Source information:
Transfer RNA from a bacterium, 72 nucleotides, folded computationally. RNAcentral records the identical sequence in 2 taxa. The RNAcentral record of the sequence draws on ENA and MGnify. Its Rfam family is "tRNA". Rfam classes the family as a transfer RNA. Rfam describes the family as follows. Transfer RNA (tRNA) molecules are approximately 80 nucleotides in length. Its mean pLDDT, the model's own confidence on a scale to 100, is 81.

Formats: sequence, structure tokens, C1' cells
RNA sequence: GCCCUCGUAGUUGAAUGGAUACAACGACGGUCUUCGGAACCGUAGGUCCCCGUUCGAGUCGGGGCGAGGGCA
Repeated sequence: GCCCUCGUAGUUGAAUGGAUACAACGACGGUCUUCGGAACCGUAGGUCCCCGUUCGAGUCGGGGCGAGGGCA
């Protein structure tokens, strides 16, 4: 330098172009309890950035940035 794959909560992963983006773990609050780090209930928290296509984009297209891999 070229090519391929990937980028979604704090972490690991889901999500046919269409309802308020979902779960587990973690965090916080509550209940229970001798105590709670166990159990149960609840709350907050996310689509890497810009542009485009579309009635509608996490998803499709272009560029950028970043990560991993291959070739040289």
C1' cells in the first nucleotide's frame, strides 16, 4: 500500500428495512433477612462519526475513524 471481516448499555451477545432496540452479567434502589455478597421486585444505561437512499435505517450505499485477519 491492497483485500476481507467487524464496530449496538460498564461487559458479552441478539434484533426480516417497520410497535417504545432485547437479554444475561454488572451498577443503583427497594423487599426479605441476625447480616446480605443469596433470593425476589424495580430503576437507570446503548446503535463509532459524517453524508446519502427510503414514508421509515442498528440493518442498505459512499467517505472517515478504530479493531482483528490475509497478501505484499